[in-house]
Transfer RNA from Amaricoccus solimangrovi, 76 nucleotides, folded computationally. Its mean pLDDT, the model's own confidence on a scale to 100, is 81. Taxonomically the source falls in Amaricoccus (Bacteria, Pseudomonadati, Rhodobacterales, Paracoccaceae). It was read from a public genome assembly.
RNA sequence: GGGCCUGUAGCUCAACGGUCAGAGCAGAGCGCUCAUAACGCUUUGGUUGGGGGUUCAAAUCCCUCCGGGCCUACCA
Numbered sequence: 001g002g003g004c005c006u007g008u009a010g011c012u013c014a015a016c017g018g019u020c021a022g023a024g025c026a027g028a029g030c031g032c033u034c035a036u037a038a039c040g041c042u043u044u045g046g047u048u049g050g051g052g053g054u055u056c057a058a059a060u061c062c063c064u065c066c067g068g069g070c071c072u073a074c075c076a
Stems, first nucleotide, its partner, number of pairs: 001072007010025004018056001027043005049065005
């Protein structure tokens, strides 16, 4: 330099182009307990990496930029 994959909650991950973007863990509150852990209930938490486009409708499709990963070529 070329190609491919990937970016969604604090972490790990879901979500046919179509209902309010959800789950586990973590966090907070409460219950339980002499107490702690465990467990149970409730609950907070999102610019779906940024920008633009297509569409009645975009996390999803297209373009571009940024970050991460993998393969490969060249130079040395």